This is a predicted structure of a 323-nucleotide part of an RNA (large-subunit ribosomal RNA, domain IV) from a bioreactor sludge metagenome. It matches the Rfam family "Bacterial large subunit ribosomal RNA".
[in-house]
Context: one part of a larger RNA
RNA sequence: CUCUCGUUAAGGAACUAGGCAAAUGGGCCCCGUAACUUUGGAAUAAGGGGCGCCCCGCAAGGGGCCGCAGCAAAGCAUCCCAGGCGACUGUUUACCAAAAACACAGGUCUCUGCUAAGGCGAAAGCCGAUGUAUAGGGGCUGACGCCUGCCCAAUGCUCGUAGAUUAAUCGGAGAUGUCAGGGUAACCGAAGCAUUGAAGUGAAGUCCGAGUGAAUGGCGGCCGUAACUCUAACGGUCCUAAGGUAGCGAAAUUCCUUGUCGGCUAAAUACCGACCCGCAUGAAAGGCGUAACGACUUGGGAACUGUCUCAACGAGAAGCUCG
Numbered sequence: 001c002u003c004u005c006g007u008u009a010a011g012g013a014a015c016u017a018g019g020c021a022a023a024u025g026g027g028c029c030c031c032g033u034a035a036c037u038u039u040g041g042a043a044u045a046a047g048g049g050g051c052g053c054c055c056c057g058c059a060a061g062g063g064g065c066c067g068c069a070g071c072a073a074a075g076c077a078u079c080c081c082a083g084g085c086g087a088c089u090g091u092u093u094a095c096c097a098a099a100a101a102c103a104c105a106g107g108u109c110u111c112u113g114c115u116a117a118g119g120c121g122a123a124a125g126c127c128g129a130u131g132u133a134u135a136g137g138g139g140c141u142g143a144c145g146c147c148u149g150c151c152c153a154a155u156g157c158u159c160g161u162a163g164a165u166u167a168a169u170c171g172g173a174g175a176u177g178u179c180a181g182g183g184u185a186a187c188c189g190a191a192g193c194a195u196u197g198a199a200g201u202g203a204a205g206u207c208c209g210a211g212u213g214a215a216u217g218g219c220g221g222c223c224g225u226a227a228c229u230c231u232a233a234c235g236g237u238c239c240u241a242a243g244g245u246a247g248c249g250a251a252a253u254u255c256c257u258u259g260u261c262g263g264c265u266a267a268a269u270a271c272c273g274a275c276c277c278g279c280a281u282g283a284a285a286g287g288c289g290u291a292a293c294g295a296c297u298u299g300g301g302a303a304c305u306g307u308c309u310c311a312a313c314g315a316g317a318a319g320c321u322c323g
Stems, first nucleotide, its partner, number of pairs: 002317007010309002014307001019304001027051005036041001038143001052065005066070001078302007085294002090102002106141007118127003144289004149219003154216002156212005163207003170200001174196005181188002220238005247281001248278001259275005
């Protein structure tokens, strides 16, 4: 020097990406306890006080008193404020990720009438289910509260069937080969046997007509206009299936960007509150809130500390040196 511990003047986060680590706190009794809230909670909130007393004795020790309760050792919450995300308890990458990911109760759409749909299997058969639509399968969303706008042109699905198109099939006009026969020859050529084969017939599907968004998805541009200026409630025009509603918004989404204003700081690209010019928010790939909860994450504060200013000493262990 390294590792594991202990103590430390003054200061007390100045350390650092970040209070990481350490320290503080911790038990019992009494008092006391806010915002908010789904009235259950929040809550052990926070914050205080106490945890013995009396007598003899130098001490060791002995005796006594009271109460619900007098922390032997070990063990044993740091707390507060404000955001984000996820409601919650749970689950997960056995061996780098525990989370905002998954699940969840709840919501909704859709399929399924029972030999159910769906699934496994080559089949037999089995699961579904010894269930029967208050049941079962699948998709999406994800407690709760307030809500969930417009577009069916495209794609998908459902329904429809008049017409168009369309397979095998059925159909068999006709053609070809062969051959009896006819003909001087060229050639014609019945029946049969073969090879082909037109019209016509012909379902679903597709075209076509409707419906459907908690189906896949989508939800505009330009120009002008108000007694200073700015802006545009207003008007014009083009395009579209329809042009983004309520909300929220520099956001886990904002490029420009350290946007601008306010707050916090001596000082802040951070954080919080606003604004809205949303590069490129937006309503079950749900939107916006939300008490409680979280080994989640961001910012601030109190207490506390060797994290630091700045290091020192001590203990044990390894290493090293000597033996």

The coordinates come from a structure-prediction model, not an experiment, and the mean pLDDT is 88.